[in-house]
GlmS glucosamine-6-phosphate activated ribozyme aptamer from Atopobacter sp. AH10, 153 nucleotides, folded computationally. Rfam family: glmS glucosamine-6-phosphate activated ribozyme aptamer. Its family is annotated with regulation of gene expression and catalytic activity in the Gene Ontology. Its mean pLDDT, the model's own confidence on a scale to 100, is 76. The sequence is in RNAcentral, with records from Rfam. NCBI's taxonomy places the organism under Bacteria, Bacillota, Lactobacillales, Carnobacteriaceae, Atopobacter.
């Protein structure tokens, strides 16, 4: 240094890359382009799980935007099954805090910037104050077709 075995913890912008890029170096009679070794980086947080089966280019923002591009993998969305929701059936619409709208609240992010150490350098490590957006969370208001049943006055 490979390679297998076991055990823990933590992880879905989660993991890995032979294209494009970017650096350094050689080689060519000198440049540039090209070509050869080498080496970089290739996603910044938030937020997401009824149970089964398929099917798909899987949610929000932020950056001085390569976070380009390929591949694997995913808690996404739909479709069909099961459940839940107004007195049953459909329709609808939701997912075991289980119908749907509009208002208003209050918490609330890391990079990027900056320092600092490190590298010939592209970078890389750490270390620090701020700044969203979507779901979610609390509160008030409205509201829920068609058929049929009950039951009160």
């Nucleotide at each position: 240094u490979u390679u297998u075995a076991a055990g823990g913890a933590a992880u879905a912008g989660c993991g890995c890359c032979a294209g494009a890029c970017c650096c350094a170096g050689g080689a060519u009679a000198g440049a540039u382009a090209g070509c050869c070794u080498g080496g970089g980086g290739g996603a910044c947080g938030a937020g997401g799980a009824u149970g089964g089966a398929g099917u798909u280019u899987a949610u929000c923002g932020a950056a001085a935007a390569u976070u380009c591009g390929g591949c694997g993998g995913a808690u996404g969305a739909c479709u069909c099954c099961a459940g839940g929701g107004u007195g049953u059936g459909c329709a609808c619409u939701c997912u075991a805090c289980a119908g749907a709208a509009a208002c208003g609240g209050a918490a609330g992010a890391a990079a990027a910037a900056c320092c600092u150490u490190u590298g010939u350098a592209a970078g890389a490590a750490g270390g620090c104050a701020a700044c969203a957006g979507a779901g979610g969370c609390c509160g008030u208001u409205u509201u829920g077709g068609c058929a049929c049943c009950a039951g009160a006055a």